[in-house]
Molecule: transfer RNA
Organism: Methanocaldococcus vulcanius M7
RNA sequence: GCCGCGGUAGUUCAGCCCGGGAGAACGCUGGACUGAAGAUCCAGUUGUCGGGUGUUCAAAUCACCCCCGCGGCACUA
Numbered sequence: 001g002c003c004g005c006g007g008u009a010g011u012u013c014a015g016c017c018c019g020g021g022a023g024a025a026c027g028c029u030g031g032a033c034u035g036a037a038g039a040u041c042c043a044g045u046u047g048u049c050g051g052g053u054g055u056u057c058a059a060a061u062c063a064c065c066c067c068c069g070c071g072g073c074a075c076u077a
Base pairs, nucleotide, nucleotide: 001073002072003071004070005069006068007067010026011025012024013023020057027045028044029043030042031041032040050066051065052064053063054062
């Protein structure tokens, strides 16, 4: 340099193909239970969807540019 995959809640990820409500599990907080804790149950908790621009009535989702991570290929004086 080229190609591919990925970036969404504190963490791991789904949702993207085929545009329309932002979600799951774990975690955390409070409560129930317990001598206490764990487990279990109930309630609650948080997002510039990597950044920007564009298309559209409407963008996490489509287009373009850029940033970051991982893998492969190529080059190597």